RNAcentral holds the sequence, with entries from MGnify. Predicted 3D model of a 157-nucleotide RNA (Lysine riboswitch aptamer) from a chicken gut metagenome. Its mean pLDDT, the model's own confidence on a scale to 100, is 80.
RNA sequence: GGUAGAGGCGCGACCUUUAUCAGUACGUUGUUACAAUGCACGGUAGCAGUGACAGCGGAAAGGAAAUGUCGCCGAAGUUUCUUUGCCAUACCGUAGGCAAGGUUGCUGGGUCAACGCAGAAUAUGUGUUGGACUGUCACGUUUAGUGGAGAGCUAUC
Numbered sequence: 001g002g003u004a005g006a007g008g009c010g011c012g013a014c015c016u017u018u019a020u021c022a023g024u025a026c027g028u029u030g031u032u033a034c035a036a037u038g039c040a041c042g043g044u045a046g047c048a049g050u051g052a053c054a055g056c057g058g059a060a061a062g063g064a065a066a067u068g069u070c071g072c073c074g075a076a077g078u079u080u081c082u083u084u085g086c087c088a089u090a091c092c093g094u095a096g097g098c099a100a101g102g103u104u105g106c107u108g109g110g111u112c113a114a115c116g117c118a119g120a121a122u123a124u125g126u127g128u129u130g131g132a133c134u135g136u137c138a139c140g141u142u143u144a145g146u147g148g149a150g151a152g153c154u155a156u157c
Stems, first nucleotide, its partner, number of pairs: 001157005008073001010072005016066003026057009037048003040094006076107003081102007108134002111131008136148004
């Protein structure tokens, strides 16, 4: 250097179904308030009334769970910076959100708790810190244990 493997509530993707999202957004009818207001913000333009209450109708996406299939063991996740595309009337700019790449750093793995962020959410995801557990290697007084990190470990050529 090549090949093949191991950790276990192990990781990720996809299809289907289900609950939630939510009686929300939105549509429509009625009543009423506002008058230069509304379409994320600013500018130019364009279009249109806007808000509240009540009645009648009434979603979806993201996220989640289960089964199955597939790919795997830096599997994968996340942070910094950055590129491209999309979203909301058109263009330009700003901000925000989502997705796909590049780059930088961290994390062996799942789990629990606290704080923070995202989220409709008490679901869930994720960051930091800490706890116990677990796999692996080294050291050890080979007893109890201590320490390290996946660019690792084991086997083999």